[in-house]
Context: one part of a larger RNA
Formats: sequence, structure tokens, C1' cells
RNA sequence: CUGGGCGUAAAGGGCGCCUACGCGGCCAUUCAAGUCAGAGGUGAAAGCCCAAGGCUCAACCUUGGAAUUGCCUUUGAUACUGUUUGGCUUGAGACCGGAAGAGGUUAGUGGAACUGCGAGUGUAGAGGUGAAAUUUGUAGAUAUUCGCAAGAACACCAGUGGCGAAGGCGGCUAACUGGUCCGGUUCUGACGCUGAGGCGCGAAAGCGUGGGGAGCAAACAGGAUUAGAUACCCUGGUAGUCCACGCCGUAAACGAUGAAUGCUAGCCGUUGGCAGGCUUGCCUGUCAGUGGCGCAGCUAACGCUUUAAGCAUUCCGCCUGGGGAGUACGGUCGCAAGAUUAAAACUC
Repeated sequence: CUGGGCGUAAAGGGCGCCUACGCGGCCAUUCAAGUCAGAGGUGAAAGCCCAAGGCUCAACCUUGGAAUUGCCUUUGAUACUGUUUGGCUUGAGACCGGAAGAGGUUAGUGGAACUGCGAGUGUAGAGGUGAAAUUUGUAGAUAUUCGCAAGAACACCAGUGGCGAAGGCGGCUAACUGGUCCGGUUCUGACGCUGAGGCGCGAAAGCGUGGGGAGCAAACAGGAUUAGAUACCCUGGUAGUCCACGCCGUAAACGAUGAAUGCUAGCCGUUGGCAGGCUUGCCUGUCAGUGGCGCAGCUAACGCUUUAAGCAUUCCGCCUGGGGAGUACGGUCGCAAGAUUAAAACUC
């Protein structure tokens, strides 16, 4: 390379936008580049292959044929691909009318709880544990009542509920703002799909500068446990967790399942629309989501099953025995931590 694969065996990029490339709806038309057919030229000889012949045979040699799957020129064909022109509306988008939502950003605001402080009542314990101790308390703790302060998170509602491309998003209010769904079928007329590079977003932890710091809590200290206990348990406790700005760019970033389109039995829930029916709170139908089960089919099995891992097409990413190793070296990026790209010797 030809192949075979990627839910769990190696293998789907963390996610999106987009460039190049690749691929691309229906009808008619033009050209004839690809494609197909005919003819001609060329494709040296030798060799290979086939046939016949010559050395007594063979090797060897001679003659003829075939082959040289290619290239060029020319004459045609026009279904398909491509090109030209014109048209269409189903794909895509726009418009109008509705709908739901923890989608995002900023500002404001509320109550419960924890902690601290002040004051009142009150007296000897309180904490904590398997049991204890460290700790705390007669300088008045714990408990209880009132007040104040500060920070962080939002009980119930809450739901295999909703929204978002993913990461993720949850008190309430306002402003700004993104996307989606349904109905109408008014407009544009293939404007589409994918997407190497590129650009952006990207949990937690970590880093830089400046704030903030209630609770929790790596590190650390002490008390226990234990043979030991650099742990599990307990008492404390600093970074951090929070905010602003800037980095980092990784996760079991998971549905361990790339994106798009079409097709292929059903049944039962649930969310958001729409239409119809009537007995007015139910039923039927339909579109979009989200769950459970299940036929055909697929699968090594488990299982998947209109939300496919079924049947097909297009494009991208990735895999090729285990270890060495996601390491070394080099490059790029980063303040650093490190990230990314990514081997070999050797060994089984």
C1' cells in the first nucleotide's frame, strides 16, 4: 500500500467556529475534460510466454507470433461525473405569530445556618471518642435570650425534570444578551455537509498581582490507636477554597459510543408546543426532546435496538503485541509546574 477495525479487547480528537481539500437535491440545456468505442502512430533489440525449426538430445541457437496492460494524434458516443445556461422547492436560510428554560454577563437584594464580638440569665463543667486524651471553662465556659459584624453557600420547590457545543448551570429582582422548539407557508433559491492546518471556549488543582477570609481544610503541630502508625479517629491549623485581572490547557473532559443525512415493528412513561374531539379534564393525532422495555438486524459475549452498537452514503480523528514509554532527544508553548508533538536500543 491492499486490507481489517475504534461502547467494554489497541483505537472517537474535551468541545465549538471556520480556511484549504473531499463530498453534494430535482428538471431541462451546452460543451465533451473525465468515461466509453473505432482508426492510426509509437511502445528499440535481446529477454519472458506460445508455435515451428537447427546442433544425435538438452542447455544453447534461429524464425514467426503473442505480449509490451502505456503514451500521443484523430473520428465518434453523451448515460454517469464535470463544465455552461435557464428553471424548481423538498435541503438550508430568512420573515411573521407564539412557547418553555438552573443558557450567559453585570448590578442589586433576601432569609436560615455556622463563626466571632457586645450585653442579659445562669453554674460547673463543656468538647470529643470504640474508649480516651490533647483542647476549653470559676479571669464564668457549655446552655439560653437579645443585638451587632463578616464571609460563603442557597434547605423545601427538585423531578432517569429543564437549559447549554462541551466544560457546566439552581434563593429572589432588574438590565443587556445567545441558542432552541412549535405553528403559518410570505420570501431567497442548493446559498449545503464535513473539516487537515488555524482561531476560540474549556471542571478541579496549580501559578502571578491586588483584595477578601465565616466555614471547611492539603502541609504542619499535638492527642490517641498500634509492634511501629510519617495513616485511618480526635483537637487545632496555613496555603487554598471566594472576588478582580492575567496565565495554565489537563481529567474516568464518559454515553469510555466523532459529525451530517436517509431508511428499518411496536408498547409504556415524562418535558415543551400545535391541531381535533367531547362528557371541561380527559381522549386522539402530530412535531421536537428525555427515559424504560422490546421485533428484525447486529455483536465474541455483555448488550444495542428510530436517542442503534441495525441498513447505507460523505467527511474528519484514531489503532496495528506486552514492557521500555506517553518516556528520552529535538521543536513549539508556558513565569513555573508542566503541556504538546514523539522515538530507539534492549527485553518477553
A computed fold for a 348-nucleotide part of an RNA from an uncultured bacterium, annotated as small-subunit ribosomal RNA, central domain. The full RNA is in RNAcentral, with records from ENA and SILVA. The coordinates come from a structure-prediction model, not an experiment, and the mean pLDDT is 89. Rfam family: Bacterial small subunit ribosomal RNA. Gene Ontology terms of the family: structural constituent of ribosome and ribosome.